Glycine riboswitch aptamer from an Alphaproteobacteria bacterium, 116 nucleotides, folded computationally. The model forms 91% of the base pairs in the Rfam consensus. Rfam family: Glycine riboswitch aptamer. Its Rfam clan is "Glycine riboswitch clan". The sequence was found by an Rfam model in a public genome assembly. The coordinates come from a structure-prediction model, not an experiment, and the mean pLDDT is 80.

RNA sequence: UCGAUCCCCGCGGAAGAGACCGGCGCGCGUGACCUCGAGAACGGGGCGACGCGGCGGCCGGCGCCGAAGGAGCAACGACCCCGGAAACUCUCAGGCAAGAGGACCGCGGGGGGAUG
Numbered sequence: 001u002c003g004a005u006c007c008c009c010g011c012g013g014a015a016g017a018g019a020c021c022g023g024c025g026c027g028c029g030u031g032a033c034c035u036c037g038a039g040a041a042c043g044g045g046g047c048g049a050c051g052c053g054g055c056g057g058c059c060g061g062c063g064c065c066g067a068a069g070g071a072g073c074a075a076c077g078a079c080c081c082c083g084g085a086a087a088c089u090c091u092c093a094g095g096c097a098a099g100a101g102g103a104c105c106g107c108g109g110g111g112g113g114a115u116g
Base pairs, nucleotide, nucleotide: 001116006111007110008109009108010107011106012105013104018062020061021060022059023058024057026056027055028053029052030051031050033046034045035044036043037042063096064095065094069092070090071089072088076083077082
């Protein structure tokens, strides 16, 4: 002086599989529900009870996915044990609308210092 593998950070991309069934209770909305006024209408208020709705949460059940993490193994080495890879396999974990997450890829920055 060139600066690799590797590690960290930022940005972008990034698949798969039930918006499943049941229960719970918390928050939200609404009503032919409740309440007040009034004159049937109408108007104000309320979700405390009742009904309905969708969203989020927890628990249980069945089905499914693999690309956080985790686990298993071939060749080969050793030959007692064992070591030994993945995007392969298993699904413990995680996930199955959106969002989040997401192996991996690309770009930028930092660390580092193999090698020439």